A computed fold for a 165-nucleotide RNA from a soil metagenome, annotated as SAM riboswitch aptamer (S box leader). The RNAcentral record of the sequence draws on MGnify. Rfam family: SAM riboswitch aptamer (S box leader). Rfam links the family to the GO term regulation of gene expression. Model confidence (mean pLDDT): 76 of 100. The model forms 97% of the base pairs in the Rfam consensus.
RNA sequence: UCAUCAAGAGAGGUGGAGGGACCGGCCCUACGAAACCUCGGCAACCAGUUAGUUGUUAGCCAUUAGCAGUUAGAUUUUAGCUCAAAGCUAAAGUCUAAUCGCUAAACGCUAAAAGCUAAAACGGUGCCAACUCCGGCAGGCCCAUGUGGUGGGUCUGGAAGAUGA
Numbered sequence: 001u002c003a004u005c006a007a008g009a010g011a012g013g014u015g016g017a018g019g020g021a022c023c024g025g026c027c028c029u030a031c032g033a034a035a036c037c038u039c040g041g042c043a044a045c046c047a048g049u050u051a052g053u054u055g056u057u058a059g060c061c062a063u064u065a066g067c068a069g070u071u072a073g074a075u076u077u078u079a080g081c082u083c084a085a086a087g088c089u090a091a092a093g094u095c096u097a098a099u100c101g102c103u104a105a106a107c108g109c110u111a112a113a114a115g116c117u118a119a120a121a122c123g124g125u126g127c128c129a130a131c132u133c134c135g136g137c138a139g140g141c142c143c144a145u146g147u148g149g150u151g152g153g154u155c156u157g158g159a160a161g162a163u164g165a
Stems, first nucleotide, its partner, number of pairs: 001165005010039005018028003022136004040128003045124002049119006056112005063105005069099013132160001137157009
């Protein structure tokens, strides 16, 4: 600094008078307080595990589209050979097919780290009377008394505290 604090979960032994953080209440306590030890339990904050899911990033297979290259075929134009036609050669353009490369896209698969949900509870803590036992400060509403206000109830927020990271 952040999150949570109306849920949940105790027996035995030692000990021998306090404890509930502070203040005010109200409680617990010789039918045994604090503290310590043993065993048990609760919970799921942290770390880790399993399953599911979300988006991101990277990679991959296949498909489609576009572009470029190469090869083959068809065709058009021009030039040359030719007296001319036919034919042949060369160049350029167009179309088709094959192949290869690049780019893009959706789906699919894999991996990585992250988020979320659920489960379990091996580890690090924590906790196991009473809502953090209630209130303390501020405000809203209600009631009583009567007016500078005071007291009570209830709700909200805060402060303080506890635990974890």